A computed fold for a 90-nucleotide RNA from Candidatus Geothermincola primus, annotated as c-di-GMP-I riboswitch aptamer. Its Rfam family is "c-di-GMP-I riboswitch aptamer". About the family: GEMM was predicted in a large-scale screen for bacterial structured RNA regulatory elements. It was read from a public genome assembly, where an Rfam model found it. Of the family's consensus pairs, 95% are formed in the model.
[in-house]
RNA sequence: UGGCGAAAAAGGCAAACUCUUCCGAAAGGAGAGGACGCAAAGCCAUGGGUCUAAAGCCUUCAAAGAGGCCAGGAUAGCCAGGCUGCCGUC
Numbered sequence: 001u002g003g004c005g006a007a008a009a010a011g012g013c014a015a016a017c018u019c020u021u022c023c024g025a026a027a028g029g030a031g032a033g034g035a036c037g038c039a040a041a042g043c044c045a046u047g048g049g050u051c052u053a054a055a056g057c058c059u060u061c062a063a064a065g066a067g068g069c070c071a072g073g074a075u076a077g078c079c080a081g082g083c084u085g086c087c088g089u090c
Base pairs, nucleotide, nucleotide: 002090003089004088005087012038013037017033018032019031020030022029023028036077042083043082044081046080047079048078049075050074051073056069057068058067059066060065
C1' cells in the first nucleotide's frame, strides 16, 4: 500500500417499540429509554430505487372545498459510487 473478516480484544453505533411533543405541511428528523442487527450502521443525496407533496402548476367549483402532476423535501440501517477510519489476518 492492496485484499479479506474465521476467531479474539479494546471500544463504537443502535432497528422495532415506548416516551417527550422539540423541528417539519408531510415523509422524516431531534432528545431520553431500548437492542434487531452492523466491520464502516462513520461522512457525502452524484446515479438509480423508495417515501412525502408544503409551495407551484393544471382541472373542477359561484365560493368554500375536491382531484391530479411535480422535489428543490426525506431516506447513507435500499443499492451503486466517492471520502475517511479501529482491530486482526494474508